[in-house]
RNA sequence: GCGUGUUCUCAGGGCGGGGUGCAAUUCCCCACCGGCGGUAAGCGGGCCUCCCGCAAGCCCGCGAGCGCCUUCCCUGCGGAAGGGUCAGCAGAUCAGGUGCAAUUCCUGAGCCGACGGUCACAGUCCGGAUGGAAGAGAACCAUC
Numbered sequence: 001g002c003g004u005g006u007u008c009u010c011a012g013g014g015c016g017g018g019g020u021g022c023a024a025u026u027c028c029c030c031a032c033c034g035g036c037g038g039u040a041a042g043c044g045g046g047c048c049u050c051c052c053g054c055a056a057g058c059c060c061g062c063g064a065g066c067g068c069c070u071u072c073c074c075u076g077c078g079g080a081a082g083g084g085u086c087a088g089c090a091g092a093u094c095a096g097g098u099g100c101a102a103u104u105c106c107u108g109a110g111c112c113g114a115c116g117g118u119c120a121c122a123g124u125c126c127g128g129a130u131g132g133a134a135g136a137g138a139a140c141c142a143u144c
C1' cells in the first nucleotide's frame, strides 16, 4: 500500500459401431462431451425513454493439474508440508451472410482438451480425488 464479517450447502460432461492386431474404450474410420465469472446486436419477459432472465469449449479472465520457489526429512533415488503482490507449461476459429457495429447472431467448414497408469500412444478407461477449487446460493451479523 492492497485485501479481509461468520457459518452452512452446492459446485464436470463424454467411446456407441466398425477396422488392424497376441494385445487398443489408448492407433485408424465414423461417433460423443464442453467447469466458473465477464462481454454479446440473439431469444423470452416486465410496471417497455428503461429494466430483468437465459445465451461463446476456441473474445477477456479464472480454476484444478504439471512445473517452479521455500522449509524439513533422506547417502541417494526421492518424500512431506507450505507458497498465487510464482517465471513458465497448461488449449483451440476461420469463411460467408445480415448489420452503424458481430471472432458472440445465422449458415458452413474447422480446431482444442493437465499429470501418473496401461499387454499399445487416452478429452471420454483407471488413479491422486470420500481431495482441491474458479465460483453460485442461503442464513445470520454489522452499517446505511
Base pairs, nucleotide, nucleotide: 005140006139007138008137009136010135016030017029018028019027031124032123033113034112035062036061037060038059042054043053044052045051046050057111058110065089066088067086068083069082070081071080072079073078093109094108095107096106097105115127116126117125
A computed fold for a 144-nucleotide RNA from Pararhodobacter zhoushanensis, annotated as FMN riboswitch aptamer (RFN element). Taxonomically the source falls in Pararhodobacter (Bacteria, Pseudomonadota, Alphaproteobacteria, Paracoccaceae). It was read from a public genome assembly, where an Rfam model found it.